[in-house]
RNA sequence: GCGGGUGUAGUUUAGUGGUAGAACACGACCCUUCCAAGGUUGUGGCGGGGUUUCGAUUACCCCCACCCGCA
Numbered sequence: 001g002c003g004g005g006u007g008u009a010g011u012u013u014a015g016u017g018g019u020a021g022a023a024c025a026c027g028a029c030c031c032u033u034c035c036a037a038g039g040u041u042g043u044g045g046c047g048g049g050g051u052u053u054c055g056a057u058u059a060c061c062c063c064c065a066c067c068c069g070c071a
């Protein structure tokens, strides 16, 4: 330099053109003499920019980061 893949919450992940789910973690409350466990509830997320579209996490383009291969 060329080609391919991946990017979603603090972590691991599901998802698909129509408000983004789960688990763990974290906060509050309940329970418990206390802790742990358990129950209820809450906070928090689509790598960045642009295009198409009534509507983009999803489709297209560029960039960024990481991984793989070729040179």
Base pairs, nucleotide, nucleotide: 001070002069003068004067005066006065007064010024011023012022013021018054026042027041028040029039030038047063048062049061050060051059